A computed fold for a 74-nucleotide RNA from a Nanobdellota archaeon, annotated as transfer RNA. Rfam family: tRNA. By type it is a transfer RNA. The sequence is in RNAcentral, with records from ENA. The organism belongs to Nanobdellota, within Archaea.
């Protein structure tokens, strides 16, 4: 230098191909329970989907570009 993959709550990942309400588990917090803690049960909060632009009525999803990371080739 070229090619491929990845980037989504604090963490690990779905949803992308086939555009149409952003979800799960763990974690955090609150409550019930307990002498107390843990566990269990119930509930709550937490995301401008890596940045920018474009297409579209509508973009996490499609297109372009940049950034970061991983792998491969020379």
């Nucleotide at each position: 230098g070229c090619c491929u993959c990845u980037g989504u709550g604090g963490c690990u990942c779905a949803a992308c191909c086939u555009g149409g309400u952003a979800g799960a588990g763990c974690g955090a917090c609150u409550g019930u329970u307990u002498u107390g803690u843990a566990a269990a049960c119930a509930g709550u909060a937490g995301g401008u989907u890596g940045g920018g632009g474009g297409u579209u009525c509508a973009a996490a999803u499609c297109c372009c570009u940049c950034c970061a990371g991983a792998g491969g080739c020379u």